This is a predicted structure of a 348-nucleotide part of an RNA (small-subunit ribosomal RNA, central domain) from an uncultured prokaryote. The RNAcentral record of the full RNA draws on ENA.

[in-house]
Context: one part of a larger RNA
RNA sequence: UUGGGCGUAAAGGGCGCGUAGGUGGAUAAUUAAGUGGUCUGUGAAAGACCCGGGCUUAACCUGGGGAGGUCAGAUCAUACUGGUUAUCUAGAGUUCAGUAGAGGAGAGUGGAAUUUCAGCUGUAGUGGUGAAAUGCGUAGAUAUCGGAAGGAACACCAGUGGCGAAGGCGGCUUUCUGGACCCAUACUGACGCUGAGGCACGAAAGCGUGGGUAGCGAACAGGAUUAGAUACCCUGGUAGUCCACGCUGUAAACGGCGUGGACUAACUGUUGGGCGGGUUUCCGCUUAGUGGUGCAGCUAACGCAAUAAGUUGACCGCCUGGGGAGUACGGCCGCAAGGCUAAAACUC
Numbered sequence: 001u002u003g004g005g006c007g008u009a010a011a012g013g014g015c016g017c018g019u020a021g022g023u024g025g026a027u028a029a030u031u032a033a034g035u036g037g038u039c040u041g042u043g044a045a046a047g048a049c050c051c052g053g054g055c056u057u058a059a060c061c062u063g064g065g066g067a068g069g070u071c072a073g074a075u076c077a078u079a080c081u082g083g084u085u086a087u088c089u090a091g092a093g094u095u096c097a098g099u100a101g102a103g104g105a106g107a108g109u110g111g112a113a114u115u116u117c118a119g120c121u122g123u124a125g126u127g128g129u130g131a132a133a134u135g136c137g138u139a140g141a142u143a144u145c146g147g148a149a150g151g152a153a154c155a156c157c158a159g160u161g162g163c164g165a166a167g168g169c170g171g172c173u174u175u176c177u178g179g180a181c182c183c184a185u186a187c188u189g190a191c192g193c194u195g196a197g198g199c200a201c202g203a204a205a206g207c208g209u210g211g212g213u214a215g216c217g218a219a220c221a222g223g224a225u226u227a228g229a230u231a232c233c234c235u236g237g238u239a240g241u242c243c244a245c246g247c248u249g250u251a252a253a254c255g256g257c258g259u260g261g262a263c264u265a266a267c268u269g270u271u272g273g274g275c276g277g278g279u280u281u282c283c284g285c286u287u288a289g290u291g292g293u294g295c296a297g298c299u300a301a302c303g304c305a306a307u308a309a310g311u312u313g314a315c316c317g318c319c320u321g322g323g324g325a326g327u328a329c330g331g332c333c334g335c336a337a338g339g340c341u342a343a344a345a346c347u348c
Stems, first nucleotide, its partner, number of pairs: 004319003007302002012316001014201001016199002021194003025088007033081002035077007042069001049065006091191001092188003098181002103177007110154001115149003119145001121143001125136002162169002206247006215241002220236004258315002261312003266293012297304002321348003330341004
């Protein structure tokens, strides 16, 4: 490289938008670029292959033939692909009326709880643990009562419930705003799918500047435990966690399963719509999600099984024994931390 693969063995990009490219619905006409046929030219000789001949054979020499091409030109064909033109509506999109939702951004606001502060009552403990001690407390703690301050998170509802491309999203009200679903008519008329580069988003931790800091809490300090204990347990506690703006760009960023389309037994739940029958619960059909079981099929097995890991066709990404190593060097990015790209020697 070919082939074969990517849920768990190596392997799906964290996720989207989208450029080039690749690929693409139905009908008719036209063209003849791809495609196919025929003819002409050419594809030197030698070599190789086939049939012969000559040296006693062979090597070697030699005669004839065929083969060999993304080749050029001419001509014919027009099914398929492509180009052009016209038409269409099944893909895609727009439109009327609705529906559900922790989807996003901003502003405002509420109660419970923790902590602190200033007080009332009250007196000797409290706190913590396996047991203790450090700690707090007669300078009046813990407990209790009402009050104030401030920050952070939103119990119940709550659900293999919902929404979002992913990360993720949960008190309440309001402003702005994205998407989805469903029903019915009309309209546009292939406008589609994928997507190298590129651009945007992207948990936590971390970084910069300025705020904020109740609780928790890396580091750190002390007390225990222990042979030791730079830990697990306890008492404290700084960064951080929170907000604004900017950066970082990584995660077991997981369904370890790329995106979008078509097709392929059944049964049963649940969420949001629609239709029909009964009109009181309910029943049936359909549609978009989301669960469980399960046939065919697939799989090394486990298992997957209409939300496929089944059967297909389109496009992208990725893998090629273990270690060395997601490292070195170089380049690009970053304030840094580091990220992205990415080897080899050597070794088993």

The coordinates come from a structure-prediction model, not an experiment, and the mean pLDDT is 88.